[in-house]
Molecule: c-di-GMP-I riboswitch aptamer
Organism: Acetatifactor muris
């Protein structure tokens, strides 16, 4: 010098961020997420299952609001690790 958890408030679908309080820690806890690995979230999208109501003379049929669930970053984390950049005095 910075400020984890937690609390208040605010932005956000969330993860998470801003501001104020607060200090677990940090000798780069400064910047970089479009350098690499890793982690978090899943709005939107896609798949699967169910499926209201409508179309149809009916059967068939295709479409299908909505719900559940899985996957997915274009959203995040630099206080997860490596790297890169920058850095006052002794």
């Nucleotide at each position: 010098g910075c400020a984890a958890a937690c609390c208040g408030u605010u932005a956000g679908a969330a993860a998470u961020g801003g501001c104020g309080g607060g200090a677990c820690g940090c000798a780069a806890a400064g910047c970089u997420a479009a350098g690499g690995g890793g982690g978090c979230u899943a709005a939107g999208g896609u798949g699967u299952u169910g499926g209201a109501g409508a179309c149809g003379a009916a059967g068939a049929g295709a479409a299908g609001a909505c719900a559940a669930u899985a996957c997915u970053a274009u959203g995040c984390c630099a206080g997860c690790c490596c790297g890169g950049c920058c850095g006052c005095c002794g």